[in-house]
Background: Transfer RNA from an Erysipelotrichaceae bacterium, 73 nucleotides, folded computationally. The sequence was found in a public genome assembly. Its mean pLDDT, the model's own confidence on a scale to 100, is 83. It matches the Rfam family "tRNA". It is annotated as a transfer RNA.
């Protein structure tokens, strides 16, 4: 330099047919208990890397760009 692949909540990921942003672990509060464990209930927490385009409507589709893994020179 070229291909591919990944990037979504503090972490690890799912959303694969464009319409509702999710699981699990942490984390807050509340209950149970002798207890800061352990259960069980409630909650908050998201610029869906970033810019721009189709689209009535984009995490999702098309163009870039950053980044990381990887091939191939």
């Nucleotide at each position: 330099g070229g291909g591919g692949c990944g990037u979504u909540a503090g972490c690890g990921c799912a959303g694969u047919u464009g319409g509702g942003a999710g699981c699990g672990c942490g984390c807050a509060u509340c209950g149970c208990u002798g207890g800061c464990a352990g259960c069980g209930a409630u909650g908050a927490g998201g610029u869906c890397a970033c810019g721009g385009g189709u689209u009535c409507g984009a995490a999702u589709c098309c163009c870039g760009u950053a980044c990381g893994c990887u091939c191939c020179a």